[in-house]
C1' cells in the first nucleotide's frame, strides 16, 4: 500500500400491527381498549471469550410504532476520515 474490521455519510432494498371508539379549536390533539417489534433502551438470556467481561433477529414493551409518508435492525455499493489488524 491492497485487504479485512469499526464509525460516519450518500445511494438503493427494508417486515410487523387498528385506515378502532369517543371527544376537539380537526391532515392535528387528547382519552381508553386491542396489538407490533428491526431507531433507542433494558434483560437474571441463547452465544462468545475469559474469570471476568461482551452480547443476539431472544426476551421486555420505558420510548416508538399500528392508512399512507417518515423512521427502520439488517444487506449490497460508493465515498470520507483515520481508529485497529497487518
Nucleotide at each position: 500500500a491492497a485487504u479485512g474490521c469499526a464509525u460516519c455519510a450518500g445511494c438503493g432494498g427494508g417486515a410487523g400491527a387498528g385506515u378502532g371508539u369517543g371527544c376537539c379549536a380537526a391532515u392535528g390533539g387528547c382519552a381508553c381498549c386491542g396489538c407490533c417489534g428491526a431507531a433507542g433502551g433494558c434483560g437474571c438470556a441463547a452465544c462468545c471469550g475469559c474469570c471476568c467481561g461482551g452480547a443476539a433477529u431472544c426476551g421486555c414493551u420505558c420510548a416508538g410504532g399500528c392508512c399512507u409518508a417518515a423512521g427502520a435492525a439488517c444487506c449490497g455499493c460508493u465515498g470520507a476520515a483515520a481508529g485497529c489488524a497487518g